[in-house]
The prediction has a mean pLDDT of 77. This is a predicted structure of a 374-nucleotide RNA (Bacterial RNase P class A). It matches the Rfam family "Bacterial RNase P class A". Rfam classes the family as a ribozyme. Of the family's consensus pairs, 94% are formed in the model.
């Protein structure tokens, strides 16, 4: 100098004018006015996980369903994070994956003989029959070739993503862990190291047994439901509900009582729900600094800071200036200068911890590989 890998922090600054939503103060009977101060994000997003909070449900146990899945740790909890293990990829920094395939069922396209327990297309070998050729002729003889039939084999070829260990030797009619040596793996036992996943070593057995669980399934762990439109409080108008009291006619002289209008009408009171309003609402598993513990994630202590709360939903628009990046144009031999235009993804809605996805642009730290110079 170039290429790469893993992180961290940022996401234009300042000034002016006009607005928007809360808060505090002053003034005003009030509508409101004035002053001061505050007002989006790293993802506020997707709503995919986990929790707090709220209401409902719930004696206890189980099934079903769902989620997760190497080991140890962290945490309020997690499908997250940290450290480690194994397998795979990369020259490397580093990245990806993770229970069980002899519990059972199922699947493995195309090709291929065969895709799971058996099987054989070409091929190799043996026997037999037929034909042909050659030799010998005494013969139903011997040798070879081709074809048919019966049998043996799985070495070689060929197919496939994947074909029943590899190399060499013995063996055989031809072959084959059939036997042997070495190598690779599997299973069982033992020893050592580690909390553990696992690692390392020894012995025995020729045992060589395919893949898929992101197919059903099996094993283990966890798991009640709904969500701030949760929930709580105040509470009209109209309609309807309940309680108490009052009210007409008729029979009658009057009272009691009966009947009719009448499940009526009037007055007062009570309670529920709706509109509307208030609350929940933002100080919290919070941020910063320092010290201590821990490899780390993280935890503890001390000091310090306060940082949006709307509800059809504010957080904006315009102008100036400076800086950065990119593009275009002009000038210049060049370094560069001047002018113009543009500026990422996106936006709170009860609150946190994660994951995933989107993102113009520069800033910064660790590490790796290549090349050059000293």
């Nucleotide at each position: 100098g170039g290429a790469g890998u893993c992180g961290g922090a940022c996401a234009g600054g300042c000034c002016g004018u006009c607005g928007c939503c809360g808060c505090a103060g002053a003034c005003g009977c009030a509508g409101g006015u004035c002053u001061g101060g505050g007002g989006a994000g790293g993802a506020a997003a997707g709503u995919c996980c986990g929790g707090g909070c709220u209401c409902c449900g719930c004696a206890g146990g189980g099934c079903a369903g769902g989620a997760c899945g190497c080991u140890g740790g962290g945490u309020a909890a997690c499908a997250c994070c940290c450290a480690g293990g194994a397998g795979g990829g990369g020259u490397g920094a580093c990245c990806c994956u993770c229970g069980g395939a002899c519990a059972g069922u199922g699947c493995c396209a195309c090709a291929g003989a065969a895709a799971g327990c058996a099987a054989a297309c070409c091929g190799c070998c043996c026997g037999u029959c037929a034909u042909c050729u050659g030799c010998c002729u005494g013969a139903u003889g011997c040798a070879g070739a081709u074809g048919g039939c019966g049998g043996g084999c799985a070495a070689g070829g060929g197919u496939g993503a994947a074909a029943c260990g590899g190399u060499g030797g013995g063996g055989u009619a031809a072959g084959a862990g059939c036997c042997c040596a070495c190598c690779a793996g599997a299973u069982g036992c033992c020893a050592c190291g580690g909390u553990g996943a696992c690692g390392c070593g020894g012995c025995a057995u020729g045992c060589u047994c395919g893949g898929c669980a992101u197919a059903c399934c099996c094993c283990g762990u966890c798991u009640g439901g709904a969500g701030c439109a949760a929930g709580a409080c105040c509470a009209a108008a109209u309609a309807g509900g309940g309680a108490a009291g009052g009210u007409g006619g008729u029979c009658g002289g009057c009272c009691c009582g009966g009947c009719c209008a009448a499940u009526g009408c009037c007055u007062u009171c009570c309670g529920g729900g709706u509109a509307g309003g208030u609350u929940g609402c933002u100080u919290g598993a919070g941020g910063g600094u320092g010290c201590g513990g821990g490899u780390a994630a993280c935890c503890g202590c001390a000091c310090u800071c306060c940082u949006a709360g709307a509800g059809g939903a504010a957080u904006g628009a315009c102008g100036g200036u400076c800086a950065c990046g990119c593009g275009c144009a002009a000038g210049g031999a060049g370094a560069c200068u001047u002018g113009c235009a543009c500026g990422a993804c996106a936006g709170a809605a009860c609150c946190c911890g994660g994951c995933u996805u989107a993102u113009c642009g520069g800033c910064u730290g660790g590490c790796u590989c290549c090349u050059g110079u000293c």